[in-house]
Molecule: small-subunit ribosomal RNA
Organism: uncultured bacterium
RNA sequence: GAUGAACGCUAGCGGCAGGCCUAAUACAUGCAAGUCGAACGGGAUCCGGUUGCAGCUUGCUGUGACCGGUGAGAGUGGCGCACGGGUGCGUAACGCGUGAGCAACCUGCCCGUCCCAGGGGUAUAGCCCGUCGAAAGACGGAUUAAUACCGCAUAACGUUGAGUAACGGCAUCGUUGCCCGACCAAAUAUUUUAUAGGGGACGGAUGGGCUCGCGUGACAUUAGCUAGUUGGCGGGGUAACGGCCCACCAAGGCUUCGAUGUCUAGGGGCUCUGAGAGGAGAAACCCCCACACUGGUACUGAGACACGGACCAGACUCCUACGGGAGGCAGCAGUAAGGAAUAUUGGUCAAUGGGGGGAACCCUGAACCAGCCAUGCCGCGUGCAGGAUGAAUGCCCUACGGGUCGUAAACUGCUUUUAUACGGGAACAACCGGAGGUACGUGUACCUUCCUGAGUGUACCGUAUGAAUAAGGAUCGGCUAACUCCGUGCCAGCAGCCGCGGUAAUACGGAGGAUCCGAGCGUUAUCCGGAUUUAUUGGGUUUAAAGGGUGCGUAGGCGGCAUUUUAAGUCAGGGGUGAAAUACGGCAGCUCAACUGUCGCAGUGCCUUUGAUACUGAAGUGCUUGAAUAGGCUCGAAGACGGCGGAAUGGGACAAGUAGCGGUGAAAUGCAUAGAUAUGUCCCAGAACCCCGAUAGCGAAGGCAGCUGUCUAGGUCCUUAUUGACGCUGAUGCACGAAAGCGUGGGUAUCGAACAGGAUUAGAUACCCUGGUAGUCCACGCCCUAAACGAUGAUGACUCGAUGUUAGCGAUAUACAGUUAGCGUCCAAGCGAAAGCGUUAAGUCAUCCACCUGGGGAGUACGGUCGCAAGACUGAAACUCAAAGGAAUUGACGGGGGCCCGCACAAGCGGAGGAGCAUGUGGUUUAAUUCGAUGAUACGCGAGGAACCUUACCCGGGCUUGAAAGUUAGUGACGGAUGCAGAGACGCAUCCUUGGUUUACCACACGAAACUAGGUGCUGCAUGGCUGUCGUCAGCUCGUGCCGUGAGGUGUUGGGUUAAGUCCCGCAACGAGCGCAACCCCUAUGUUUAGUUGCCAGCAUUUUAAGGUGGGGACUCUAAACAGACUGCCUGCGCAAGCAGUGAGGAAGGUGGGGACGACGUCAAGUCAUCAUGGCCCUUACGUCCGGGGCUACACACGUGCUACAAUGGCCGGUACAGCGGGCAGCCAACCAGCAAUGGUGCGCGAAUCCCGAAAAGCCGGUCACAGUUCGGAUCGGGGCCUGCAACUCGGCCCCGUGAAGUUGGAUUCGCUAGUAAUCGCGUAUCAGCAAUGACGCGGUGAAUACGUUCCCGGGCCUUGUACACACC
Repeated sequence: GAUGAACGCUAGCGGCAGGCCUAAUACAUGCAAGUCGAACGGGAUCCGGUUGCAGCUUGCUGUGACCGGUGAGAGUGGCGCACGGGUGCGUAACGCGUGAGCAACCUGCCCGUCCCAGGGGUAUAGCCCGUCGAAAGACGGAUUAAUACCGCAUAACGUUGAGUAACGGCAUCGUUGCCCGACCAAAUAUUUUAUAGGGGACGGAUGGGCUCGCGUGACAUUAGCUAGUUGGCGGGGUAACGGCCCACCAAGGCUUCGAUGUCUAGGGGCUCUGAGAGGAGAAACCCCCACACUGGUACUGAGACACGGACCAGACUCCUACGGGAGGCAGCAGUAAGGAAUAUUGGUCAAUGGGGGGAACCCUGAACCAGCCAUGCCGCGUGCAGGAUGAAUGCCCUACGGGUCGUAAACUGCUUUUAUACGGGAACAACCGGAGGUACGUGUACCUUCCUGAGUGUACCGUAUGAAUAAGGAUCGGCUAACUCCGUGCCAGCAGCCGCGGUAAUACGGAGGAUCCGAGCGUUAUCCGGAUUUAUUGGGUUUAAAGGGUGCGUAGGCGGCAUUUUAAGUCAGGGGUGAAAUACGGCAGCUCAACUGUCGCAGUGCCUUUGAUACUGAAGUGCUUGAAUAGGCUCGAAGACGGCGGAAUGGGACAAGUAGCGGUGAAAUGCAUAGAUAUGUCCCAGAACCCCGAUAGCGAAGGCAGCUGUCUAGGUCCUUAUUGACGCUGAUGCACGAAAGCGUGGGUAUCGAACAGGAUUAGAUACCCUGGUAGUCCACGCCCUAAACGAUGAUGACUCGAUGUUAGCGAUAUACAGUUAGCGUCCAAGCGAAAGCGUUAAGUCAUCCACCUGGGGAGUACGGUCGCAAGACUGAAACUCAAAGGAAUUGACGGGGGCCCGCACAAGCGGAGGAGCAUGUGGUUUAAUUCGAUGAUACGCGAGGAACCUUACCCGGGCUUGAAAGUUAGUGACGGAUGCAGAGACGCAUCCUUGGUUUACCACACGAAACUAGGUGCUGCAUGGCUGUCGUCAGCUCGUGCCGUGAGGUGUUGGGUUAAGUCCCGCAACGAGCGCAACCCCUAUGUUUAGUUGCCAGCAUUUUAAGGUGGGGACUCUAAACAGACUGCCUGCGCAAGCAGUGAGGAAGGUGGGGACGACGUCAAGUCAUCAUGGCCCUUACGUCCGGGGCUACACACGUGCUACAAUGGCCGGUACAGCGGGCAGCCAACCAGCAAUGGUGCGCGAAUCCCGAAAAGCCGGUCACAGUUCGGAUCGGGGCCUGCAACUCGGCCCCGUGAAGUUGGAUUCGCUAGUAAUCGCGUAUCAGCAAUGACGCGGUGAAUACGUUCCCGGGCCUUGUACACACC
């Protein structure tokens, strides 16, 4: 795009068309084929007249006869019934289409020409009588007519036979002329003519019959079929040819160019689609065929083997008196059934057409109309214009507002198609017939007029009324035009494909809005297209599906150079045909269109004719270059059959010799003291042939290897001698065809399926080991498959080069170069999806063969062929999936490779894991034990400090515009004090006070009402911000250029070097950015400046003493500026970058040490409970206030720490040296009291001034001698101190007493490379106090070790494989 459609929702009208696709299932009822009295016998009935009889109402009725008319039913006869209408069962066929042929034919009715019609006869329906039967119907007798039937006559241009002549052709033959013989015709009717008929012959037309060429489905898993079969002779039959039929004779005929069989199917014009070629279809209309309940048969006839005829058989239905009968809707309606599904038991012969008739006319479910159905196509309408405060509702948003529905509505004006009502009103009608007229001859032809309409009072026209009667369906994630909100929460659902839905769904459902189409819109089904996805046009086969395992060769296909003939193919012109309709173009008719008419064009095809001859073909003659042959040399693991050889292996015998051998990652099984293994000598057996050996050679492929003989085959080269296209390919066929396997018979050393044992393992029917049968070997016969691979069929030609090698040739030659034939590597053009191929093509062409058409099912099943078997060859479908696959790219990964780094290992030091306690977590418990963090990257984490508060949790008691903030009235200053109830929040009561200021107003408090609130409620997977981690790892990218179809690459790789993508060199790259480094801070040295609160060398001074004082800037120090380090210098190495050096110099040396600083990104990492924030949720509560409790629980488990286990130590006494910091609700000197915590009195200091403040380890002296201790301090008892409203749950500290575990810690594991580890103390934040052993800082003392990069972990770069990409968990 289309449809004979169906289904869902919806529906105003008209025109045109269409309407059982299924059950060729069964059918009630009605109708669908009759007509002719002008062929015939006959005549019911009715009418009129005459007349008889009867009745009587005396002009009527009934009845009979005669005459005239009418003419039903049935019958004889003629024509028709073979048309028209229906259906698609059958048929793969001369059935259909197309084009021819009939010298082998027929043709009623129609037309033309010529001719004829004389005279007879016999029956039979009917009618009448009778018989049988239920009926249908049948039978008998008598009688009768014809255009029914039958002789006779006449008769040829007829038929047939004989003869003869001419002409022609197409094989048999045809046509015509002449002559002779024989044979065959007829019908009449009405009637005055006339008309209609009858017979013969020849023609025409129409319709048919037969034959042939070509075309016209599927399956080869159908390969052979055939006995009237094929042909002949002779007959029969037919309209006619013919095995159509028959007798006889012969043995043929068809078939891989697909016979036979099976399945399916009416064919065509055309229809749909497509650019076309094609593909699909075969409704409606037209042509042909076939069929008429199923099967068969003939009769009649011009025509049938006959839809509404006959006979027979069968099935089915109906009637029956049971004896018998009747029937055939695939005609029109209609019924039942089937089905998703398909209409009225309508009107009329008015028109068109058909049958009969002389005609009127009759018949006609053909036809014309109407009815039903949105089934399709086409047309029309459901209004038009104005109308903004852009109303309201609805919906949405960034919500005091805006957007949208939307000029939409309301409202105003206008129109009236349609609708309704009323009125008017066609065409289709011409014939025929009646009447009249004209022409000639009372009949024809023509003219005028009248008559004839089912549809139909329809189409159409007019008038009136009034926006009045009339809109839906689907869709809105992409394809694909159209987007938001709500609901739902992998549910419910959607879906053509991809795919949506797991709490912010443009995809589900609803809504608003939008889009598309519109009396329709969607869905389903089917066909074509897109699909060059069966490829003729117009595809492929190295790796995506696809080259046969290889050769020989049959049919077939294709084929070298020159020339002659022919004209089959081919090309050109002419003729015929190619029905109509359809399609296309013009014009025309319905108001337009659909629809219809008319004219034209086109019609690839077939037949015929005339010509052309390049090419192909056919026939002929030549040629040598293709091919083959000959002669000569030569090459090779080419093949077949023999002979011979050595090494190794195994075995046997002997010798000699002793304890193991063998085997493995390590072992064991096994062998061995009955003497193995190892060693020596001799002998036997079978199999395979070291070195040469190759990137080599030969062969068609499989394949071929010791030496040698015989036989066989082949290739290359040279000569250009011979033949003269003899060629190429090759379906079917034939032959060969590794290994394994099979059969028979041998052989058996090694190796070795099966099997046994030993190991390994969770298991180990395996890998490893010890044995070992078949087999491996030979002969003969099978099997016939392989990753039979170059995954690349054969042959020929053409198309740049470089290099190696094998065999020849020419040449004196082992140089070189040339040439032919092979075997390799690298490349140009070109090809290819790319990888790659590239004169050995996968390039450019030609010929032939084979094969492919998504994955799986499946090389399976069934069938067939082969095979002894195993199995091989051929080779599907159902069903199922939305992919399977190729090449390449970027990553990631690897029990892949290379290079490199890191406290990664190693080397060391000290810890953890065992104990007690502290702290965090899990778990459990609880009214609550608030929440979060969970491998590394949670667990002394958020928390830098939970008794109340904090606090988010629990219990209880309260408040509801609220605990807090803002705005607006109003009232009052604010405020202070007291009492009562209560656990308190809070409530009640009393008293005191009455602000500033110019009335307005300002500040504060209370407060009705309102707008606002509040939430540590949820979502860190809606977010911002901040943070952790990889990782302070060296990486991550961009612009331009270049390469690639592209993803992408290059740069960034390579060679060096570095801590570093740091730098250098090279390079189709050249540059640049974020990172690295540097710039910043602290620290190590110095200089300058400055000199208080810091310092004090010298001077002076005070003190018991003291920088206490005057002074000083020298020193320390303080804190600002500057200097200094850059591989700068030297030596060596190196192209350079750079590296090395006990180098020099220097306070510091190769980044001096430390910090801040964290690329692109990863982990949907963490945080909605710091804060901010979208959405959702709560609103007398999930908000808020108060009291109490809890976060501190405790059988357990884990993390992080502290203290220890002691003598490098504990305790006592003495004594020395820091730095960072903090301090007024504070630090607190000093003195006093207390054993002490602390208390009291109290100086100084907002601090380089005063205070915290004692530094500790250290050093000196003393004591303790190895023990659960003079170690260790848990736990518990008692007594105190401090903070605080308050230490019960639940604080810290002091004193006295008590004195637990613990004697160095399993597997495992952590930190650290130098001022580091270890060890020692000090300070600060938070804070009333403190559970701090934590965190963050500070200084003191101060080590050991690193061979090295194999291994573990993590990381970087290059490379490789990948079936991974949520990326190896």